[in-house]
RNA sequence: AGAGUUUGAUCCUGGCUCAGAACGAACGCUGGCGGCGCGUCUUAAGCAUGCAAGUCGGACGGGAUUCAGUAGCUUGCUAAUGAUGAGAGUGGCGGACUGGUGAGUAACACGUGGGUGACAUACCCUCCAGACUGGGAUAGCCGGUAGAAAUACCGGGUAAUACCGGAUGUGAUGCAUGAGGCUAGAGCUCAUGCAGGGAAGGAGCUACGGCUCCGCUGGAGGAAUGGCCUGCGGCCCAUCAGCUUGUUGGCGGGGUAACGGCCCACCAAGGCGAUGACGGGUAUCCGGCCUGAGAGGGCAAUCGGCCACAUUGGGACUGAGACACGGCCCAAACUCCUACGGGAGGCAGCAGUGGGGAAUAUUGCACAAUGGGGGAAACCCUGAUGCAGCGACGCCGCGUGAGUGAUGAAGUAUUUCGGUAUGUAAAGCUCUAUCAGCAGGGAAGAUAAUGACGGUACCUGACUAAGAAGCACCGGCUAAAUACGUGCCAGCAGCCGCGGUAAUACGUAUGGUGCAAGCGUUAUCCGGAUUUACUGGGUGUAAAGGGUGCGUAGGUGGUAUGGCAAGUCAGAAGUGAAAUGUAGGGGCUCAACCCCUAAACUGCUUUUGAAACUGUCAAACUAGAGUGCAGGAGAGGAAAGCGGAAUUCCUAGUGUAGCGGUGAAAUGCGUAGAUAUUAGGAGGAACACCAGUGGCGAAGGCGGCUUUCUGGACUGUAACUGACACUGAGGCACGAAAGCGUGGGGAGCAAACAGGAUUAGAUACCCUGGUAGUCCACGCCGUAAACGAUGAAUACUAGGUGUUGGGGAGCAAAGCUCUUCGGUGCCGUCGCAAACGCAUUAAGUAUUCCACCUGGGGAGUACGUUCGCAAGAAUGAAACUCAAAGGAAUUGACGGGGACCCGCACAAGCGGUGGAGUAUGUGGUUUAAUUCGAAGCAACGCGAAAAACCUUACCAAAUCUUGACAUCCCUCUGACAGAGUGUGUAAUGCACUUUUCCUUUGGGACAGAGGUGACAGGCGGUGCAUGGUCGUCGUCAGCUCGUGUCGUGAGAUGUUGGGUUAAGUCCCGCAACGAGCGCAACCCUUAUCUUCAGUAGCCAGCAGCUCGCCUGGGCACUCUGGAGGGACUCCCCGGGCUACCCGGGAGGAAGGUGGCGGAUGACGUCAAAUCCUCACGCCCCUUAUGAUCUGGGCUACACACGCGCUCCAAUGGCGUAAACAAAGGGAAGCAGAGCCCCGAGGCCGACCAAAUCUCAAAAAUAACGUCUCACUUCGGACUGUCGUCUGCAACUCGACUACAUGAAGCUGGAAUCGCUAGUAAUCGCAGAUCAGCAUGCUGCGGUGAACACGUUCCCGGGUCUCCUACUCACCGCC
Repeated sequence: AGAGUUUGAUCCUGGCUCAGAACGAACGCUGGCGGCGCGUCUUAAGCAUGCAAGUCGGACGGGAUUCAGUAGCUUGCUAAUGAUGAGAGUGGCGGACUGGUGAGUAACACGUGGGUGACAUACCCUCCAGACUGGGAUAGCCGGUAGAAAUACCGGGUAAUACCGGAUGUGAUGCAUGAGGCUAGAGCUCAUGCAGGGAAGGAGCUACGGCUCCGCUGGAGGAAUGGCCUGCGGCCCAUCAGCUUGUUGGCGGGGUAACGGCCCACCAAGGCGAUGACGGGUAUCCGGCCUGAGAGGGCAAUCGGCCACAUUGGGACUGAGACACGGCCCAAACUCCUACGGGAGGCAGCAGUGGGGAAUAUUGCACAAUGGGGGAAACCCUGAUGCAGCGACGCCGCGUGAGUGAUGAAGUAUUUCGGUAUGUAAAGCUCUAUCAGCAGGGAAGAUAAUGACGGUACCUGACUAAGAAGCACCGGCUAAAUACGUGCCAGCAGCCGCGGUAAUACGUAUGGUGCAAGCGUUAUCCGGAUUUACUGGGUGUAAAGGGUGCGUAGGUGGUAUGGCAAGUCAGAAGUGAAAUGUAGGGGCUCAACCCCUAAACUGCUUUUGAAACUGUCAAACUAGAGUGCAGGAGAGGAAAGCGGAAUUCCUAGUGUAGCGGUGAAAUGCGUAGAUAUUAGGAGGAACACCAGUGGCGAAGGCGGCUUUCUGGACUGUAACUGACACUGAGGCACGAAAGCGUGGGGAGCAAACAGGAUUAGAUACCCUGGUAGUCCACGCCGUAAACGAUGAAUACUAGGUGUUGGGGAGCAAAGCUCUUCGGUGCCGUCGCAAACGCAUUAAGUAUUCCACCUGGGGAGUACGUUCGCAAGAAUGAAACUCAAAGGAAUUGACGGGGACCCGCACAAGCGGUGGAGUAUGUGGUUUAAUUCGAAGCAACGCGAAAAACCUUACCAAAUCUUGACAUCCCUCUGACAGAGUGUGUAAUGCACUUUUCCUUUGGGACAGAGGUGACAGGCGGUGCAUGGUCGUCGUCAGCUCGUGUCGUGAGAUGUUGGGUUAAGUCCCGCAACGAGCGCAACCCUUAUCUUCAGUAGCCAGCAGCUCGCCUGGGCACUCUGGAGGGACUCCCCGGGCUACCCGGGAGGAAGGUGGCGGAUGACGUCAAAUCCUCACGCCCCUUAUGAUCUGGGCUACACACGCGCUCCAAUGGCGUAAACAAAGGGAAGCAGAGCCCCGAGGCCGACCAAAUCUCAAAAAUAACGUCUCACUUCGGACUGUCGUCUGCAACUCGACUACAUGAAGCUGGAAUCGCUAGUAAUCGCAGAUCAGCAUGCUGCGGUGAACACGUUCCCGGGUCUCCUACUCACCGCC
C1' cells in the first nucleotide's frame, strides 16, 4: 500500500467481498512445562449450608464455671479469702467504611471549570476557658402469668461515662444602635445594651499535698470530607410541534445544616419552544480500552474516580453522617415453620446449589504482610486482603534434541516404466541435558518476635534421546499440486464460482505451504471505505437542482478613517487525581510483568498585552443598489368592441344518380332528389400569408385589428439617496394539459360508446358516426420529459461570425465603415470532463447562500399526519431479496433503416418437378432382426464405383476359449497345408492315401500339435477428448501485420473518400508509409500458326493391284505429340479536368481476364460430418460386446416425402432401306467372321496386351410407306406360360428373350427447380463397380434454340452509414 467481482472487450460511477488488528469470547480437532493476568456478558430470576461487623470489665450492676491453699466438722459438704472470668444485660464507639451489582436514570447523573457574601462535619491536630451541687428511675436479676413458638406482660428490688434539676459563662448565638471595611445580602472587624443555653468520670503512681494518662463541657483555627448553585460538553426519532396551573414571577410565612414553589396562603399571567420545548425509544457516566497516518469511529470487562441500587413499592426513626445490602415499620409477591391462633426470611458479600444459556472456577489456607473497626493496652474481629486450587481464556518465555550419515535402503505416492518425490529424512555412529522425573541443600518477603504461600523460588549432583506436535490450507484474490474415487449425485463456497466420465475447486492418499502448544471456524468492532467526504465527495447524461417568483428568520456582505477588544494571536498563573499510553532508566536469567523519573494530557479558568483581519460603535464616500429626467422596441397582462376566409347547418333555385371512403372495401348519405353548383341566412371556434434557432414574460406561457387600463426590461443623462445589497429554511403568490363543482355555450374536432373492415383473434392501428370535453364566467386541483434533464448572485479568463433593440463617431449617405451597452444563436483557444461534450449565455477559475444524493429491487409502495368535493397530492419507511443495477464510448451482429454494387436473385424466355405407372432413397409402422451413420440450404439414386451366399456390422440355433490374426517361452512331431477318395452333419467335421529342406549329424530353418502366462481381439461407447479428411458461406473479395500517428482505454487510422473494375483490380487524394494471406498471373485443356518427328495414322503427286492406302513410295495435307510464336488496350478516333479506365474502329485465327472450361478455396463460421476408411486418448467386454458356421434379415408395407425413368402422343408411333462421331475398355479379357435359334443366346474360336484386332450397331437426322385424333397401331405397368445366361445355389431375392395380357395416364392444384451459347432442350455412345445385376453415377460427342426492358420487388452476398436495453449476437432480448 491494495485486490476480486457488472462487459465480447474498455473507461467511469457504484455497491458487495477479501487480505490487517482486536476480544471477559464460544465451538471443532489437538495438547509438554513455567511466569504474569483474567474468568455468569444470559434470569437486578430463585436460593439449602457455612462464614462475611464487631469490640470495650481501664463506663456499670453483677457473676455461671474452674483452680489454690485455709477453717469447720455430720469425710463430702459448708464457710470465708484469693485467682479465673463464660453467656446475657445497661452504656460508649463502630455497624453511613470495606465488599457486590448496573436494574433504574437523558438528569447538574457524570466530566471539566467556577461559586457558596446561602452551609455542615463524629473521630484527628493546635489554641482558649471550664468540670460545683443534687435527684429519681430502669434493664439485667428474683418471683409469677400468657403462648406451640417468636415473644409479650405483671409484681419486687439495683448501678453507671445511662437520664433529669439548680449554679457558673470570657467567648459563642439572637435582637437593637453606631462605626470601619468589601465589586457584592456576611459578626469580616470594633463598641454599647438586652435575652437565653454546659459538663462525667475512669485508670495508674503517691511523700496523701498532689501528679500523669484516657475521657467530658463551651468556643476559635486547621486538615480532610460532604451538601447546594452554576458556565460548557457528550445518544436516536419531527411519521413526537406545540408544552405547562405549583406552572413562571412577586409578597408574607413554614421547613432545612443551608438557598430555593422545597411546601403553604394571597396577588399577577406568565414561563419554555425550530439554536428542537413536550413526547417516544435506548443507555449508568468518566479516566480509559480497541482501531486508525491522523481526523475520527466503536466499546464502557478486569484497575481507578463519581453516581444509583440492595426481593418489589413506600416511609420515617436513631445518628456528626442513612431515609441505612448482612437496622426498624407498612403494603405486595415468593419461600419456610406452625399446635392454624400466629410467626420467620431476603447471597446484586465469599464459597456453593439447581435453573437459564453457546458459555464462565474451590462449599480451600491464613490474618504472616498491606489496610480497616474497637480498645489505654495486651488483644479480638476482618470471605477486605495475601495466597493456593480449576480453565491453553489471553499475553510472554522454553522445550519436543544437536552433529555426522548416499547402498540416495525399505515402505509409500507417481511415472513417458528410464525414473522422480518423500530425502540427510530414517537406520547407524558420536554428543548434550533446557523442561519433565530422582536425590541433597534452601531463601528474601520481617525493624526484636510472628510466614498462610511452602520444603515454594533458586542452587547442586547422578541418570536415560528418553516422556513431550498438532491444526488449517494448496482454482484466482493468496504462499503451496498430483493421483485415484464420484459423475449437476455426494458435496464445497468469504466473493467470483466448482461438480453433467479425463475435477489442481467435492472425498481420500502422497507431496507441498503457513502457523505452532496451538490451529481453524463463528459472533462482534475498527480499518481498508475519500462508501456521510472537517481533514476529504458530488448533483447536464451514472443517485442527485426545488416547476417559478416574492419575501421572513438566518447566513454572507463595497471603499476610506477613528475608538473598543467579543472572536483572533502572544506571555504568565491555576487546574487537567492516580493508574494507562510515550521517552529515558532500573528489577525479576530474557520477555510478558513490576518500579522510578521526565515529558505529555492538544481542555477549562484567571490575568497581562497586540490591534492586521472578522465583529461592534461613531462619523464619512460613491464604483454595488435604487430614484428622477429624456427616448425608442415588444404575440408581456386585463377588459370591451370590430373583421374577413373556411367548416357545418337552414331556406330557395338549377340539376340527376350516385356520393363518400379505402391498400381494397363496407357501414353511412341519396329518387321523400343527395353529392355538385348559385343566392341568402344562422351559429360557434380558430386567426392562413407576414413568420424568422425573430420578440416579450419569473416560470407556465403569449400571434387577426382597434381602444382603454397596466407590469417589466433596455438605451442615454449623471440631478438625488448613500450599502439601502446577495441568497433565502418555514411562509405567501403564480403555475400547461387532463380532471372536479355551479351556470352558460356547443360549428369543427373528439376519450367513452356503436357500426363496418383488417385479423387466428383485434376490446387496436383504417373507415362511418358520436357523448363528455375542448369555448366563456366564477371556484377548486397543484401535477408534467413543468427540460437547457444545467438553482440564484457577483467578478475574472483568446477570438471569429450571424441576428435583435438602442446610443456615439466618420464618410463619397435609400447606404457603408468603426465603436459601445442589452438580448439571442453558431463555431472555436485555454481550462474542465469517465467520455459525450461545455467553452464570456461555462459543465472554466473563485466567493456567498439555498435545495438535493449515498447500490438495484421492494417503492414513491404501506402506516401515520397535513391538504383536497373527489380523483388524488405532499411527507415517506421496513421486512425480504440480488451481486449487481447504471453512464459514456468501442468492435461486431441484427433492422419488415438508408445509400451504392453484384449474382439465373427477380424480370424476359426455354424445359421440367408437384398429377399417372414404375425404379431408388428416407420417415413411419411392422419384425426375432428389418445392422449402423447422414437431418433446412449444406440428410433423403447420400456412405454404397453393385446386399441371392460372401459382403454383414443385425436376428435365431450351434460350436471354440492364448483364441480366426501378432510377438515371446517350454515340450513333442516331421510334417502341415494342399490334392484325391470315402463317409457324415443344417454347417464347422471324421477316416484313408500321397507328401519337408540344410547340416560339421551336435543341431538349425520352417511348419504343425500340446501347455503356460504376458497378451490378442472388439464395425463396443464417446466426432462434445482428438488427429487426418471433408461439407458450407464462397471463387464471395475480403482477412491481417510491422512501424508511425490519434485516443486514459477498448480501439481507430492504414482498409475511409472521388472515379473505375469480375476483383482491397487500378488511379487520384489523404497521418500515414510499407508488407503478408487472398484476387489476377504462372499449370492443364480448347481455338490459330511455325518447327521437329512420321507408325499401327494420312494419300496431293507416281506406280502396282484382289480396288480395300491393300502394296511400293512419300510425309505435302488431316492427325498424333514434343518445342515454340501469337493478344499487350500495342495503334487510331471519341468520352473522361488529368490519371486509371470506358465506347467505337483498324489489323488479326482469336480483342479487351479469348472461352474465366478445369485444377487452385484467404482469416474464419457452423462444439457442421465422420471413433463404421484409417490413426488415437479415456472408459467398457475378456468361456464374450471376441472367433467360427448354417439359415434368415438388411428386399417387410394401411401410409407420407425427396431424386429419377417412361408417359399421356401427329414437331408423333410403327415398318423398310441409307448417312455422319467423340471418348473409352479389353487377357480369369474384348471377341470378329462363319453356322444354329423368332429371340435372349449357343457352337467354334481368327486377330489383338491394342492410332494395327475387338467391344461397335452410334442414335436423333434425312428419304419412302402407313396410321388420322382414338385411351388409339399412343402408353407400357401388372400378370400368365415357355425359355436363355451368370453362379455351389436365382424360393424368400438377379438380369434378359419370346408369346399372350394391355392398368393408370388425354399435359398435371397450391407451390417449386434448372439454364445466358455450342448453353438449355433433345439424341445416342463409353467407363468404373461387377461372376451376374443400373432408369443411378462419371465422362463423350451429334442436332441445336429463345430471351434479358431493366434492378422497383423476392432470396443470398459485399462496402459505407444510422438506431440498439442484442454480443450464445433477432432462432437475440424481454
RNAcentral holds the sequence, with entries from Greengenes. A computed fold for a 1374-nucleotide RNA from an uncultured bacterium, annotated as small-subunit ribosomal RNA. The prediction has a mean pLDDT of 84.